[in-house]
RNA sequence: GCCACCAUCGUAUAAUGGUCAGUACGUGAGUCUCAUAAUCUCGAAAUGCGAGUUCGAUUCUCGCUGGUGGCA
Numbered sequence: 001g002c003c004a005c006c007a008u009c010g011u012a013u014a015a016u017g018g019u020c021a022g023u024a025c026g027u028g029a030g031u032c033u034c035a036u037a038a039u040c041u042c043g044a045a046a047u048g049c050g051a052g053u054u055c056g057a058u059u060c061u062c063g064c065u066g067g068u069g070g071c072a
Base pairs, nucleotide, nucleotide: 001071002070003069004068005067006066007065010025011024012023013022018055027043028042029041030040048064049063050062051061052060
């Protein structure tokens, strides 16, 4: 330099183009306990950035950024 793939709560991982973006762990509060843990209940927390297509984009297209792999 060329090609391919990937980017979603703190972490991991789902989501036919359509309702409040779900789940697990973690985390906060409560419950329980003499206390801690466990249990149970209730919360907070995410679509890398910019355009395009569409009535509607996490999803499709293009560019950028970052990462991984391959070729040279």